[in-house]
Parts: sequence; C1' cells; structure tokens
RNA sequence: GGCUUAGCUCAGUUGGUAGAGCAACUGAUUUGUAAUCAGUGGGUCAUCAGUUCGAGUCCGAUAGCCG
Repeated sequence: GGCUUAGCUCAGUUGGUAGAGCAACUGAUUUGUAAUCAGUGGGUCAUCAGUUCGAGUCCGAUAGCCG
C1' cells in the first nucleotide's frame, strides 16, 4: 500500500430492497447413474464505533491475509 461480501471463485455503478457462476438440495427426464431442463434454500457484507432519513459503499480504530 492492497484485500476481507453465500460452502468456493467473485460482482455490486453517484450512498437508496445484497447478486452471478460453480457447488448443495428438490422435481422432471432415465431401468439406474451421468448429462440436460425447471425450481428451492443458503448472508451478523471480518469486528467495533461514527456520519447520514438511509452505509457492502463514506470517516476512524482493531484483527487476519498478501506485497
């Protein structure tokens, strides 16, 4: 100096309802598995505090990781 967001990899625009892919689960299809198709669930946005009507986003501190 940079990074920390779902089980993993990562988006998230000027502060205004947190998302995608993969994975998991359910259903359809199949003699069965895989593949394919449809759907469902899953989040203390590292922690604490501040600003704001409103913070993943802005300010500060702390922790961890990388250089």
A computed fold for a 67-nucleotide RNA from a bovine gut metagenome, annotated as transfer RNA. The sequence is in RNAcentral, with records from MGnify. Model confidence (mean pLDDT): 80 of 100.